RNA sequence: CGAGUUUGCUUGACGAUCGCGGGCAACAGUCCGAAAGGCGUUGUCUGAGGAAAGUCCGAGCUGCGUAGAGCAGGGUGCUGGAUAACGUCCAGUGGGGGCAACCCUAAGGAAAGUGCCACAGAAAACAAACCGCCUUCCGUGAGGAAGGUAAGGAUGAAACGGUGCGGUAAGAGCGCACCAGAGGCCAGGUGACUGGUCUGCUUGGUAAACCCCACCCGCAGCAAGACCGAAUAGGGGCAGGAUGAGGUUGCUCGCUGACUUCUCGGGUAGGUCGCUUGAGGUGUUUGGCAACGAACAUCCCAGAUAAAUGAUCGUCCACGACAGAACUCGGCUUAUGGCAAACUCGUGGU
Numbered sequence: 001c002g003a004g005u006u007u008g009c010u011u012g013a014c015g016a017u018c019g020c021g022g023g024c025a026a027c028a029g030u031c032c033g034a035a036a037g038g039c040g041u042u043g044u045c046u047g048a049g050g051a052a053a054g055u056c057c058g059a060g061c062u063g064c065g066u067a068g069a070g071c072a073g074g075g076u077g078c079u080g081g082a083u084a085a086c087g088u089c090c091a092g093u094g095g096g097g098g099c100a101a102c103c104c105u106a107a108g109g110a111a112a113g114u115g116c117c118a119c120a121g122a123a124a125a126c127a128a129a130c131c132g133c134c135u136u137c138c139g140u141g142a143g144g145a146a147g148g149u150a151a152g153g154a155u156g157a158a159a160c161g162g163u164g165c166g167g168u169a170a171g172a173g174c175g176c177a178c179c180a181g182a183g184g185c186c187a188g189g190u191g192a193c194u195g196g197u198c199u200g201c202u203u204g205g206u207a208a209a210c211c212c213c214a215c216c217c218g219c220a221g222c223a224a225g226a227c228c229g230a231a232u233a234g235g236g237g238c239a240g241g242a243u244g245a246g247g248u249u250g251c252u253c254g255c256u257g258a259c260u261u262c263u264c265g266g267g268u269a270g271g272u273c274g275c276u277u278g279a280g281g282u283g284u285u286u287g288g289c290a291a292c293g294a295a296c297a298u299c300c301c302a303g304a305u306a307a308a309u310g311a312u313c314g315u316c317c318a319c320g321a322c323a324g325a326a327c328u329c330g331g332c333u334u335a336u337g338g339c340a341a342a343c344u345c346g347u348g349g350u
Base pairs, nucleotide, nucleotide: 001346002345003344004343005342006341007340008339009338010337012316013315014314015313016312017311018310020047021046022045023044024043025042026041027040029039031038032037049322053333054332056331057330058329059328060327061221062220063219064218073217074216075215076214077213078092079091080090081089082088093107094105095104096103097102108212109211113210114209115206116205117204130153131152132149133148134147135146136145137144138143161179162178163177164176165175166174180202181201182199183198184197185196186195187194188193225273226272227271228270235264236263237262239260240259246256247255248254280299281298282297283296284295285294286293287292317320
């Protein structure tokens, strides 16, 4: 210098004027509104993000459920830890990729059971003989029959451990050596697992098929929910109504009950709360490899509801990407400008 990997930081700077949302303080009114409640002026403080996004996980909070157990259903799935919790994070183990830094991993159980394995192939799983090989029998012979054989051929993504030597009629873990796997034992490790050793023990794949095992999970969501609360309409109650308008069959009884006054409660419009002090930020010390925790100090950092966060000017630079809060946090994912550090590989120079 080039190519990469990982981690962290940042998201134009400074100043002036005007405007808008919010908090606080002071002042003010013959103000608006039925009420609840709200409005004005001045001063002062404050006003988007690292993703506010997707709404994909996990929580808080709120309502329902008196809140338990079981079944069903759903989720998670190597080990240990972190955390309020998680499908997140940290540290490891096994497997895979990369020359490397490093990255990826739905990674429990197939010897509990059931199912499935296209095409090809003799056979796709309690086995099995198409060709070939060997033995015996039959036949003059070509050949045929019975049996043995999974070493060779052929098929396939996959063929019942692999390679070699011995062995055999031909073969075969039948025997042996090495390799792979399984199981037992020993050692190390909290554990996943690793190393050693013994036993010829050799058992196909598929669980992102049913299923089994372990652990977790009530449902709905701030348009949750709580409070105040008109007008109009409707409902309940008391009284009045010549003990009653009118209706119901022509009449009687019975039933129904217009209208008026007062009153009660529910709901709607509207208003207030929920709403931002929180598993909060920053700093120091400290425990831990780390995620993260502890102690002390310090700070207050948007809260709207048709919804503010803007405009103009000056100076400067590298001339500014993606993008706009709506109950609140912890994550993940996606979009995106700039900077730094550490590490790896290659090349050149000293």